This is a predicted structure of a 319-nucleotide RNA (Bacterial RNase P class A) from an uncultured Armatimonadetes bacterium. Rfam family: Bacterial RNase P class A. It is annotated as a ribozyme. Model confidence (mean pLDDT): 76 of 100.
RNA sequence: GGAGUUGGCUGGACGGCGGCCCGAAAGGGAGGAAAGUCCGGACUUCACAGAGCAAGGUGCCCAGCAAGGCUCGCCAAGCUGGGGCGGGGUGACUCGACGGAAAGUGCAACAGAAACAAACCGCCUCGGCUUGCCGGGGUAAGGGUGAAAUGGUGAGGUAAGAGCUCACCGGCGACGCGGGUAACCGUUCGGCCGUGCAAACCCCACCUGAAGCAAGGCCAAAUAGGGGAAGGAUGACGCUGCUCGCCGACUUCCCGGGUUGGCCGCGUAGAUAAAUCGCCGUACAAAUACAGAAUCCGGCUUACAGGCCGACUCCUUUC
Numbered sequence: 001g002g003a004g005u006u007g008g009c010u011g012g013a014c015g016g017c018g019g020c021c022c023g024a025a026a027g028g029g030a031g032g033a034a035a036g037u038c039c040g041g042a043c044u045u046c047a048c049a050g051a052g053c054a055a056g057g058u059g060c061c062c063a064g065c066a067a068g069g070c071u072c073g074c075c076a077a078g079c080u081g082g083g084g085c086g087g088g089g090u091g092a093c094u095c096g097a098c099g100g101a102a103a104g105u106g107c108a109a110c111a112g113a114a115a116c117a118a119a120c121c122g123c124c125u126c127g128g129c130u131u132g133c134c135g136g137g138g139u140a141a142g143g144g145u146g147a148a149a150u151g152g153u154g155a156g157g158u159a160a161g162a163g164c165u166c167a168c169c170g171g172c173g174a175c176g177c178g179g180g181u182a183a184c185c186g187u188u189c190g191g192c193c194g195u196g197c198a199a200a201c202c203c204c205a206c207c208u209g210a211a212g213c214a215a216g217g218c219c220a221a222a223u224a225g226g227g228g229a230a231g232g233a234u235g236a237c238g239c240u241g242c243u244c245g246c247c248g249a250c251u252u253c254c255c256g257g258g259u260u261g262g263c264c265g266c267g268u269a270g271a272u273a274a275a276u277c278g279c280c281g282u283a284c285a286a287a288u289a290c291a292g293a294a295u296c297c298g299g300c301u302u303a304c305a306g307g308c309c310g311a312c313u314c315c316u317u318u319c
Stems, first nucleotide, its partner, number of pairs: 001315010013282006020029003031290001035301002038299005043212004050244004055208005060083006068075003084098001085096004099203002104201002106197003120143002122139008151169006170193002172190003176187004216264004226255006238246001
């Protein structure tokens, strides 16, 4: 000098004029994501009766942290640091729903004989005859197809072949040995060699009651509770998908009549669905991105112009 990796910060400032919302006034008035509503929690109601199933979530190890919860020592969406295993990169570094495919089911386009058990070509062998073909058997070593073809290389072996046997390498298994807190690693033994996919069903382990601020509570107003239908002690409604259990008399819909206001929940922005801004000037290269709160809190994910700071890697050159 060039090319990159990674962790943060910021998301305009000052002045003038004018405007909007909350508030008696003083004063206050969008975000890093206010967004998606994906996950967890507070809060509220459902009956302080539960159990099973179903359904959903999570899934390598260690340490720490976390809105919050309780039986006060643990649990918790997730986050941080370090490590293991696997993929990518020369490297800084990065990606991984990272339990199980050897319980079962399913799927694997096209091509291919065959996609999990397979014989198309080829090879070996036997038989037949019309003598270069037909038929039977063996063979997954060779060819061809494919993203993927039943461990790899070499030697022995064989009719030809084959973990059939052996050496090394890879995988798997083991109640072996050694290291590590652990995930796991190394080694020894066993020819055990059984494709891939579980963000396909499924299996294993652990966790989870449901609905949501239009939750829900209070005050005021109104009134007549009138008519009809359905279900219900053969048990309705009810903690909400199902079953059992519990409870014990109402529940749902239609027609007609009346009322249809306020407060709390609700916040150091804040209600109404609605406010939270506009113009000009100054400096600067320039003020331009994504985007607008609706119960709150903690995470995750996604979007984002420009600017600033730190750490590190590779290449080249010079000293």